[in-house]
Context: one part of a larger RNA
């Protein structure tokens, strides 16, 4: 340098944004760098290869040829690539008119429930389990009614429903704000795709400082169970769970399926929009975007995938290369720490 791969066998970075780089629509002109042709020079000799010759043969030696796939100069070709210039609108984007949404940030507010506090009624139990006990209760509990405090989460609606790049997002109202979809003319005129590094976001747990703390609950204590029970069950209970700011940067971060584009039978469901028809709302039909399910061709080791591809192709990135040792050691970088990222070898099967 090359091969085969990456849903489940090893293998898609958790996700985005974007630098370098790689790749790039239709048409026209110039140029001729890449590309292709001719000529010239050079590509030492020896060796290899072909032909011939000399030692009786051979090894060996001699002569000739070819080759040396290259480089340089020169002269041409112009389809493709590059480059410079002109034009275009289908890619991409802008504008206008509409639409849906738990998309994000901030502020406010509501009811149900649990717990606690105060008071009323009321009396002997409550609670808990397989059965119990620890626990709570005559200092009046549990139950019930009234009032109050406080924190957290938002029943029904709710849906293989919606939104978001992913993580993720759910009471209601207001403010700020991102993206998407549909329709229609106009506008810009390739402005595009991917993306090594870099940068940003990133569940839960965990860490720092300060607050908050109702319920739940690692650790911990007690009661049971048991041969034991550092568990499962029960009674308690601290970090934490919540808020602000700052870290951490991981995950079965999963569709275990990178992003973008084009092409390739259909059926049914559902969400958002538009159209035709209708007095109108349905229904039916057409169409664009999303999300499901079944299924043809094709693919697949099979399972299965199947216009949301794992089918047929193209562009770019990432990754894999037997099991263990090991996602470890060492080094480096990051981190307050916990640790993270990068990442071997001996040895062994």
């Nucleotide at each position: 340098c090359u091969g085969g791969g990456c849903g489940u066998a090893a293998a898609g970075c958790g996700c985005g944004c974007g630098u370098a780089g790689g790749c790039g629509g239709c048409u026209u002109g110039g140029u001729a760098a890449g590309u292709c042709g001719g000529a010239u020079g050079u590509g030492a000799a020896a060796g290899c290869c072909c032909g011939g010759g000399g030692c009786u043969c051979a090894a060996c030696c001699c002569c000739g040829g070819a080759a040396c796939u290259g480089c340089a100069u020169u002269u041409g070709a112009u389809a493709c690539u590059g480059u410079c210039g002109g034009g275009c609108u289908g890619g991409a984007g802008u504008u206008c008119g509409g639409a849906a949404g738990a998309g994000g940030g901030g502020g406010g507010u509501g009811g149900a429930a649990u717990u606690c506090c105060a008071g009323g009624u009321g009396u002997a139990g409550c609670g808990g389990u397989g059965a119990a006990a620890u626990g709570c209760g005559u200092a009046g509990a549990u139950a019930u009614c009234u009032g109050g405090a406080g924190g957290a989460a938002c029943a029904c609606c709710a849906g293989u429903g919606g939104c978001g790049a992913a993580g993720g997002c759910g009471g209601c109202c207001c403010c700020c704000u991102g993206g998407u979809c549909c329709g229609u003319g106009a506008c810009u005129g390739a402005c595009g795709c991917u993306g090594a590094g870099a940068c940003g976001c990133g569940a839960a747990a965990g860490c720092g400082u300060g607050g908050g703390g109702a319920g739940c609950a690692a650790a911990c204590a007690g009661g049971a169970u048991u041969a034991g029970a550092u568990a499962c069950c029960c009674u308690g209970g601290u970090a934490g769970u919540c808020c602000a700011c700052g870290c951490c940067g991981u995950a079965a971060a999963c569709g275990a399926u990178g992003u973008c584009u084009g092409c390739u039978a259909g059926g049914c469901g559902u969400c958002g929009g538009g159209g035709u028809a209708u007095u109108g709302a349905c229904c039916c039909c057409c169409u664009c975007g999303g999300u499901g399910u079944c299924g043809c061709a094709g693919c697949u080791a099979a399972c299965g995938c199947a216009u949301u591809a794992a089918g047929c192709a193209g562009a770019c990135c990432g990754c894999c290369u037997g099991g263990g040792g090991a996602g470890u050691a060492c080094g480096a970088c990051c981190g307050c720490a916990a640790g993270g990222u990068u990442a071997a070898a001996a040895c062994u099967c």

A computed fold for a 349-nucleotide part of an RNA from an uncultured prokaryote, annotated as small-subunit ribosomal RNA, central domain. The RNAcentral record of the full RNA draws on ENA. Its mean pLDDT, the model's own confidence on a scale to 100, is 89.